Predicted 3D model of a 168-nucleotide RNA (Lysine riboswitch aptamer) from uncultured Melghiribacillus sp. Its Rfam family is "Lysine riboswitch aptamer". Rfam describes the family as follows. Riboswitches are metabolite binding domains within certain messenger RNAs that serve as precision sensors for their corresponding targets. The sequence is in RNAcentral, with records from MGnify. Taxonomically the source falls in Melghiribacillus (Bacteria, Bacillati, Bacilli, Bacillaceae).

[in-house]
This record gives sequence, structure tokens and C1' cells, in this order.
RNA sequence: GGUAGAGGUGCACUCAGCAAAAGUAGCAGACAGGAGGAUGACAACGAGGAUUGUCUGUGAAAGGGCUGUUUGCCGAAGUAUAAGCUGAUGUCAGGCGGCUUAUGCUGGUGUAAUUUUGAAUAAGAAUUGCACUGUCAUGCAAAGCGAUGGCUUGCAUGGAGAGCUACU
Repeated sequence: GGUAGAGGUGCACUCAGCAAAAGUAGCAGACAGGAGGAUGACAACGAGGAUUGUCUGUGAAAGGGCUGUUUGCCGAAGUAUAAGCUGAUGUCAGGCGGCUUAUGCUGGUGUAAUUUUGAAUAAGAAUUGCACUGUCAUGCAAAGCGAUGGCUUGCAUGGAGAGCUACU
């Protein structure tokens, strides 16, 4: 260098159903009201009545969740920053979403606090703390195997996946 593996409430993806989102947004009508409204600008719309409020009728969806299922896997994957491309909206900018590249961080899981996304006391993300766990290094102890070395078990300290183990 190559091949194959391990960590475990392990990671991500596909599809279907269900609940919720929600009797919400939107649409239509009536009444009230009277000049602007939407991230900014322009255009367009608006006294033939905007934004808004009340009532009546009609009435969704996305993201996220649960259960099952599919596929790919063990930097699986996630996240931050920067650049490029791109989606919806009338145009431009911004913001939001998606993809790619580069660099950095994180072994994994759980939990608490704070912040943030979200309809949400669901769930996600970031930071910090605590706990558990796998792995390697060093040290100590006992027993067994082996027989200079060492392996298994337990404890302590420390490190990080560009790691660890086996074969080649």
C1' cells in the first nucleotide's frame, strides 16, 4: 500500500401508512374601515376600496414525528466558514432551500443547561458539563496460558478515527 472486519439504543437514505400541522394558510361572500401593503428598490396592484378586523361557507400542503420497509455503509455521518452552480417569486439585491469543492472540528451513545430552528411541552442543531461505552499507549495487581518478550482479566491516567484489529 491492498483486502476483510470491530464499536451499538451505530450512521445516513428510499418507499408506504398513520397522527399532527388544522378547521390553520388560501379562496369566495357579507359587514366594518379608509390608504397603502409585502425584507429593500423598481415595476405592477389599490377609492371599481389596499393592509387589517368580525361572521358565514369551502378548505390544503411542506418541513419535522411514529410504525414498518429499501439501499448504502463504520468519517459511517454531522457541523462551521468560504467559493461556485441552482430553485421559487414580475426584475434586481438580500434572505431561505438544494448540490459541488476546499479548509477546520467531532471516536460513539445518553442526559442536563443555554442559544437556535420548529405549530409544538415532538424532534433537530451548536456550545459547555456529567455519565456510559469501544479502541490504543503507559503504569499497577492477581490468576491461568506461554516461556526472556508476551496474551487474557481488573483498576488508574492520557490520546484521537488520517485511528484500531486480522491477513497480505